[in-house]
Molecule: Bacterial RNase P class A
Organism: Amnibacterium flavum
């Protein structure tokens, strides 16, 4: 140069002109209250003028959490869901760092619900004789019967042995060579692979190495029932709490012999209401409500994720839900189309998608640009 491969950044700039919301300050109108009658706070509604004013994903809501109600968040059992390699991080996790073990790639680096199929049970197309403690189709092998040959022998048939040879198949129940046999076979033995035990050494651990026995050879598949361990109480900001403003209750079941609440069941715990069915009324404002596990830079501990310590920083908060459009100047970047073509000029295009209690993560979506690490691979010095 080229190709990969991992990870960061940014999320078009700059200016005007019109909207839209939150506060702030000023006016101005109506109304409570208070009043020394001169005003004065407080609410609404209109206005005018300053400040600000969505995102890396604000999204999906798929985890874990913090607030807040359900006793005081409680005990056992059951259920139901969810994890699942070891060690660390964290407020916690199904997140994240390191490592271990498997696959995959020359390699950087990538994937792995990565416990248990040598517990039980359930699945699996074709094709093939036979597919789960497997089979005998061809083939070998000795028998024994018939028939032909002079004869070693050959044909056919019949019951048998045999998985070592062919064929089939994603898969035939280790593999090579030898003893061994009628013919063969872990029957036996040597040497290779793996599998269990056990021992020794390294590692905090997963694991790794290395040594011995055992002829054990034991499909696959548990995001199939299932078994092991480990974890979760439930509902949610329309949580939840104050205030105004309105209205009409009847009727009906059960209930201190405990209704009902603590998700099912058994205790323990609270203790008066609860459900139904018709009719009545309002749907406003406040708190919650945005300064927090926060952000940002240094130092220090740690391979790191992440901690600590000190310094600066911190202007969304709506409720039918503001945050937008448009011109001008530049700028990416990709098509087109001209023209004087290493270039120029026009026109086009500039994504995804928007707060709703707040934070930690995962996922997914995104026109395109930039910046850096490492690894192949070529050239050249």
């Nucleotide at each position: 140069u080229g190709g990969g491969u991992c990870g960061g950044c940014a999320a078009g700039a700059c200016g005007g002109u019109c909207a839209c919301g939150u506060c702030a300050u000023c006016c101005c109108a109506c109304g409570a209250u208070c009043u020394c009658c001169g005003g004065a706070u407080c609410a609404u509604g209109g206005g005018a003028u300053g400040c600000c004013g969505a995102g890396g994903a604000a999204c999906g809501u798929c985890c874990g959490g913090g607030c807040u109600c359900c006793a005081c968040a409680g005990a056992g059992c059951g259920a139901a869901g969810g994890c699942g390699g070891u060690g660390g991080g964290u407020a916690a996790c199904g997140c994240c760092c390191a490592c271990c073990c498997g696959g995959g790639g020359c390699a950087a680096c990538c994937c792995g619900a990565g416990a248990g199929c040598a517990a039980g049970u359930g699945c699996a197309a074709c094709a093939g004789a036979a597919a789960g403690c497997a089979a005998a189709c061809c083939g070998c092998c000795a028998c024994g019967a018939g028939c032909c040959g002079u004869a070693u022998g050959g044909c056919u048939c019949g019951g048998g042995g045999u998985a070592a040879g062919g064929g089939u198949g994603a898969a035939a129940c280790g593999g090579u060579g030898g003893u061994g046999u009628a013919a063969g076979a872990g029957a036996c033995c040597a040497c290779c692979a793996g599998a269990g035990a056990c021992c020794u050494g390294a590692g905090u651990g997963a694991u790794c190495a290395g040594g011995c026995c055992u002829g054990c050879u034991a499909g696959g598949u548990a995001a199939a029932c299932c078994u092991c361990g480990c974890c979760u109480g439930g509902a949610g900001c329309a949580a939840g709490g104050u205030c105004a403003a309105g209205c009409a209750g009847a009727g009906g079941a059960c209930g201190c012999u405990g209704a009902g609440g603590c998700u099912g069941c058994u205790c323990g715990c609270c203790g008066a209401g609860u459900c139904c069915u018709c009719g009545g009324g309002u749907a406003g404002a406040c708190c919650g409500c945005u300064a927090g596990a926060g952000a940002u830079g240094u130092g220090c501990g740690g391979c790191a994720a992440c901690g600590u310590a000190c310094a600066u920083c911190c202007g969304a908060g709506a409720u039918a839900g503001a945050u937008g459009a448009c011109c001008g100047u530049c700028c990416c970047g990709u098509g087109u189309g001209c023209c004087c073509c290493u270039g120029g000029c026009a026109c086009c295009u500039g994504a995804c998608a928007g707060a709703a209690c707040c934070c930690g993560g995962c996922g997914u979506a995104u026109g395109c640009g930039c910046c850096g690490g490492c690894c192949c691979a070529u050239u050249c010095c």